[in-house]
């Protein structure tokens, strides 16, 4: 320098070929249960869907560029 893949909550990930509120588990906080702790049950908080632009009535999803990480080639 070239090709490809990945980027979504603090962490690990899903999101059915664009459609009506962006979700799960773990973690955190609060409550219940218990003499107490753990387990268990319920709830809450937590997101610019890497960044910017474009297409569209509508974009996490499609297109372009940039950035970061990884793999391969030279």
């Nucleotide at each position: 320098g070239g090709a490809c893949a990945u980027g979504u909550a603090g962490c690990u990930c899903a999101g059915u070929u664009g459609g009506u509120u962006a979700g799960a588990g773990c973690a955190u906080u609060c409550g219940g249960c218990u003499u107490a702790c753990a387990u268990c049950c319920g709830a809450a908080a937590g997101g610019u869907c890497a960044c910017a632009g474009g297409u569209u009535c509508g974009a996490a999803u499609c297109c372009u560029g940039u950035c970061a990480u990884g793999u391969c080639c030279a």